[in-house]
RNA sequence: CCAAUGGUCAACUAGGGUUCCGGUCUGCCUACGAAGGCAGACGCCUGGUCCGAGAGUUGACGACCUUUUCCAAGGUUACACGGCGGGACAAAAGCCCGGGAGGA
Numbered sequence: 001c002c003a004a005u006g007g008u009c010a011a012c013u014a015g016g017g018u019u020c021c022g023g024u025c026u027g028c029c030u031a032c033g034a035a036g037g038c039a040g041a042c043g044c045c046u047g048g049u050c051c052g053a054g055a056g057u058u059g060a061c062g063a064c065c066u067u068u069u070c071c072a073a074g075g076u077u078a079c080a081c082g083g084c085g086g087g088a089c090a091a092a093a094g095c096c097c098g099g100g101a102g103g104a
Stems, first nucleotide, its partner, number of pairs: 007061006015051002020048002022045001023042008062077006079099001081102001085097003
């Protein structure tokens, strides 16, 4: 100086909205009352389900290197500022376009 590899999956979190559950409000019904049922609106409702990071965490696998008669063991897996806009699912997002455009 050049080439190749620089990966996959899972759990979780930051975050996200509102299909479902719950909640609040309104209306109606039942009702002595407490409360219950149905419908609608609200995510500027803490929440449960749900989505969820290349540049967040953890783990498993894989890859590379070293040692070993074999079994296996050990090590490495670095660095990383980033729009606008568009897309999907019910919808939105640090999801996908995207280690993109651009920047130093």
Molecule: Guanidine-I riboswitch aptamer
Organism: Marinobacter sp. EhC06